[in-house]
């Protein structure tokens, strides 16, 4: 200096005026107080809410390496074993293809109970006696075909060849060690079981009852029509239980007592919570979580408020101008002009992930040059 990789930050500052919402105090003014790292996308998991407890099967949907966090999780964190990249590092829906079923386009001779196109070898035969043709057979080293072609690589072995024999790599079994564990190792045995695809169907283990603040409560103009509550039921129409069958559960019609109903509208859920800054100690490699302590809580709209405008200073970009450097192309301190200042804005709340976007910093990795 170039070219990467990782990880943690900020998200313009500031005055004057003129507005919006919300709180409090006075009665038309005055104070505080008003968006985000993602408020997005709504993709997961939970809180909270309500549905006449959701039970068993059958179907469904999801998740799928180990161990650890957490209120949960398909998140995080720390490994393992497998890809990528020289490398810091980055990625993996990573459980079974020796239950079954079903695919593998095109090429190929063969995409799976294995074949034999070109080849190479034996041998038989014809001829026009050649280094040919043609029939039987052996083969799977070499060539071709494809993502993929029945264990790689050598030597030896054969008419040619073959795990046919070794060695050393894979693989399969069997045991030792070490680790909670997924896994490693290390030993011994076996000439080698027999492609791949489960984000194809399925087995195999685990979870899962539904609906969402337009949840749900309370007030309460208006139409309509009855609702509630409580006891009984021989009989039980009919409906709920996400889908379907059991099963259960509610229940019209009866008897008693009651007065309300619930659009519009408002009020309530609604902001203080598994909150969270800072700092000490203690456990952990971490995620994280446990205890002390000092503080913070600073948006709650409802068709939707959190704006506008102007000045200054900050950033960054372009161009002029310049101390200085440098043989030089050129760099370039300070000055000036002009333009830019990103992606986006709560809608009950929270913990993730994702995907946008402006800018500067810190590690660290390559590779080039100087010393």
């Nucleotide at each position: 200096c170039g070219a990467g990789u990782c990880g943690a930050c900020c998200a313009g500052a500031u005055g004057a005026u003129c507005g919006c919402c919300g709180g409090c105090g006075u009665c038309a003014u005055g104070u505080c107080g008003g968006a985000g790292g993602a408020a997005a996308g709504u993709c997961c998991g939970a809180a909270c809410u309500c549905c006449c407890c959701a039970g068993g099967g059958c179907a469904g949907u999801g998740c799928g390496c180990u161990g650890g966090g957490u209120a949960a999780c398909c998140c995080c964190c720390a490994g393992u074993c497998c890809c990528g990249g020289u490398g810091a590092c980055g990625g993996g829906a990573a459980g079974g293809a020796a239950a079954g079923u079903g695919c593998c386009a095109c090429a190929g001779a063969a995409a799976a109970c294995a074949u034999a196109c070109c080849g190479c070898c034996u041998u038989c035969u014809c001829c026009u006696c050649g280094u040919g043709g043609g029939g039987a057979g052996g083969u799977a080293a070499g060539g071709g075909u494809g993502a993929a072609a029945a264990g790689g690589u050598g030597c030896g072995g054969u008419a040619a060849g073959a795990g046919c024999g070794c060695a050393c790599c894979g693989c399969u079994c069997g045991g030792g060690u070490g680790g909670u564990g997924a896994c490693a190792u290390c030993c011994g045995a076996g000439g080698c079981a027999g492609g791949g695809c489960a984000a194809a169907c399925c087995c195999c283990g685990c979870a899962c009852g539904g609906a969402g603040c337009a949840a749900g409560a309370c007030c309460a103009a208006a139409u309509a029509g009855g609702g509630a509550a409580g006891c009984g039921u021989u009989c039980g129409a009919g409906g709920g239980u996400g889908g379907c069958c059991c099963g259960u559960c509610c229940g019209a019609g009866g008897c008693u007592u009651c007065c309300g109903g619930g659009u519009a509208g408002g009020u309530c859920g609604c902001u203080c919570g598994a909150c969270u800054g800072c700092g000490g100690c203690g456990a952990g490699c971490a995620a994280u979580c446990g205890u002390c302590g000092c503080g913070g809580c600073u948006a709650g709209a409802u068709a939707a408020a959190u704006g506008a405008u102007c000045g200054u200073c900050g950033u960054c970009c372009u161009c002029c101008u310049u101390a200085g450097g440098g043989u030089g192309a050129c760099c370039g301190c300070g000055g000036g002009a002009g333009g830019a200042u990103a992606c986006a804005g709560a809608a009950u709340u929270c913990g993730g992930c994702u995907u946008a976007c402006g800018g500067g910093c810190g590690a660290c990795u390559c590779g080039a040059g100087c010393a």
The RNA shown here (Bacterial RNase P class A) has 371 nucleotides and comes from a Vicinamibacteria bacterium.
The source organism's lineage runs through Bacteria, Pseudomonadati, Acidobacteriota and Vicinamibacteria.
Its mean pLDDT, the model's own confidence on a scale to 100, is 75.
Of the family's consensus pairs, 98% are formed in the model.
It matches the Rfam family "Bacterial RNase P class A". Rfam classes the family as a ribozyme. From the family's description: Ribonuclease P (RNase P) is a ubiquitous endoribonuclease, found in archaea, bacteria and eukarya as well as chloroplasts and mitochondria.
It is recorded under the gene name rnpB.
The sequence is in RNAcentral, with records from ENA.